[in-house]
RNA sequence: CACUCAUCGAGACCGGCUGAGGGAAAGGCCCUUUGAAGCCGGGGCAACCGCUGACGCUAACCACGUUGGAAAGGUGCUAACUCCUGCAGUGGCUGUGAACUUUGUUGUUCGCGGCGACGACAGAUGAGGU
Numbered sequence: 001c002a003c004u005c006a007u008c009g010a011g012a013c014c015g016g017c018u019g020a021g022g023g024a025a026a027g028g029c030c031c032u033u034u035g036a037a038g039c040c041g042g043g044g045c046a047a048c049c050g051c052u053g054a055c056g057c058u059a060a061c062c063a064c065g066u067u068g069g070a071a072a073g074g075u076g077c078u079a080a081c082u083c084c085u086g087c088a089g090u091g092g093c094u095g096u097g098a099a100c101u102u103u104g105u106u107g108u109u110c111g112c113g114g115c116g117a118c119g120a121c122a123g124a125u126g127a128g129g130u
Base pairs, nucleotide, nucleotide: 001129003128004127005126006125007124008123013042014041015040016039017038021031022030023029026085027084028083043078044077045076048074049073051069052068053067054066055065056064082122087119089118090117092115093114094113095112096111097110098109099108100107
């Protein structure tokens, strides 16, 4: 750092130095001199890698898959859902207008708008890869 895969509604703060910004960008909305960001020290959360049990597979082992455990190691994280929104697409609900249709207050199609779902894009972290 191009790329690949997985995860992203849960969880977890104190002290010292310092002193005005911060939440990736935009728009919002927040946090912040009752101290932002950063650095240092200590704690904590989580369980991706690493460690480990059981089961499946196997003649057996390895590898792989499923499901547990621990937290001494490598990362990560420790305001708000990735703080919210945006938009390729898909389908749902709903308001409204027009045309056609029906005995009818029915049905179909198209246009415009609203809501929320899945998803896309972007991003973050890890593990690969280069």